This is a predicted structure of a 73-nucleotide RNA (transfer RNA) from Thermoflexus hugenholtzii. Its Rfam family is "tRNA". It is annotated as a transfer RNA. Its mean pLDDT, the model's own confidence on a scale to 100, is 80.

[in-house]
RNA sequence: GGGGCGGUAGCUCAACCGGCAGAGCAGCGGCCUUUUAAGCCGACGGUUGUGGGUUCGAGUCCCACCCGCCUCA
Numbered sequence: 001g002g003g004g005c006g007g008u009a010g011c012u013c014a015a016c017c018g019g020c021a022g023a024g025c026a027g028c029g030g031c032c033u034u035u036u037a038a039g040c041c042g043a044c045g046g047u048u049g050u051g052g053g054u055u056c057g058a059g060u061c062c063c064a065c066c067c068g069c070c071u072c073a
Base pairs, nucleotide, nucleotide: 001072002071003070004069005068006067007066010025011024012023013022019056028042029041030040031039049065050064051063052062053061
């Protein structure tokens, strides 16, 4: 340098053919418990890597770039 895969909540990952961005864990509050743990309930938590484009509408499609991994030379 060429090709491929990936980047979404603090972490691990979903999100179908383009139509309200979700779950589990962690953390926080509560219940329970002598206390902790476990269990149960609740709320919070998002610039979907960056910048553009297409579209009524983009995590999803197109272009460029950044980062990581794999691969070819």